Predicted 3D model of a 341-nucleotide part of an RNA (small-subunit ribosomal RNA, central domain) from an uncultured Acholeplasmataceae bacterium.
[in-house]
Context: one part of a larger RNA
RNA sequence: UUGGGCGUAAAGGGUGCGUAGGCGGUCAUUUAAGUCUAAGGUGUAAGUGCAGUGCUCAACGCUGUGAUGCUUUAGAAACUGGAUGACUUGAGUGUGGUAGAGGUAAGUGGAAUUCCAUGUGUAGCGGUAAAAUGCGUAAAUAUAUGGAGGAACACCAGUGGCGAAGGCGGCUUACUGGGCCACAACUGACGCUGAGGCACGAAAGCGUGGGGAGCAAACAGGAUUAGAUACCCUGGUAGUCCACGCCGUAAACGAUGAGUACUAAGUGUUGGAGAAAUUCAGUGCUGUAGUUAACGCAAUAAGUACUCCGCCUGAGUAGUACGUGCGCAAGCAUGAAACUC
Repeated sequence: UUGGGCGUAAAGGGUGCGUAGGCGGUCAUUUAAGUCUAAGGUGUAAGUGCAGUGCUCAACGCUGUGAUGCUUUAGAAACUGGAUGACUUGAGUGUGGUAGAGGUAAGUGGAAUUCCAUGUGUAGCGGUAAAAUGCGUAAAUAUAUGGAGGAACACCAGUGGCGAAGGCGGCUUACUGGGCCACAACUGACGCUGAGGCACGAAAGCGUGGGGAGCAAACAGGAUUAGAUACCCUGGUAGUCCACGCCGUAAACGAUGAGUACUAAGUGUUGGAGAAAUUCAGUGCUGUAGUUAACGCAAUAAGUACUCCGCCUGAGUAGUACGUGCGCAAGCAUGAAACUC
């Protein structure tokens, strides 16, 4: 519960596409469903609104009259809806440009770590606050040459760019999605939102098969300590990587849903147009009005309005129990109550 809200107090769905539904530009004609007017019918009584009246008042009672509802008829035509026709500013198409780590696949490059082989060389190396475990005379560390393999791409690099979000960064090629700007040729409201639904969705985790350099949960050892199942050190397996299939969650954050319109200025930056003034689209900072509990926000609004969706309603119990759906599992989704304060 006809109310108030959702940046930080409880509350924006992780993101998109889209079904039903809701909402929807300008003009003309028409209709009369919504809407409005008039009249009729019905609307038991009580109750209820108004006026009056009776118990000394009131409660209470009585009298009169009215309202809400349903329905019929006649009318009105501004608005909403329906029908028809037209329009171009919303939306889309086209043409010409343009920036980009947008995506997928294949190929390829250099630096570095590790390992292997060989040469030089000799007693240490490594590590820490200090040490020790560890490695090393079976020749390590260091250094040079050659080789193997995996993973990540220094500088450029930027409150820079791209993407719906997750996210995306060496180079080349192929395929491919979207954006922005200019023109105003075409369509002519084709739009916005979106319950369900479908798709995408970091990391970790799971299944099968590969791969495995470095790093590193678990684990082992050395230290520290009263203890040290840690922080520090030496090792080290899953994993991290690839292919295919699952999982579907995050402080998935701008803790801020999407769309449209309007509302001072100043300043930086990215992409376009223009000779320029300037303008369009992004991305930052400062700031007026306004707003906010304050912090702050402030044309990228948390301002002023409208449309649609999601969500909140004291704390704990609890994102638990139960049921249901999904999943190989882990678990995820939905989601209480008793009781306590």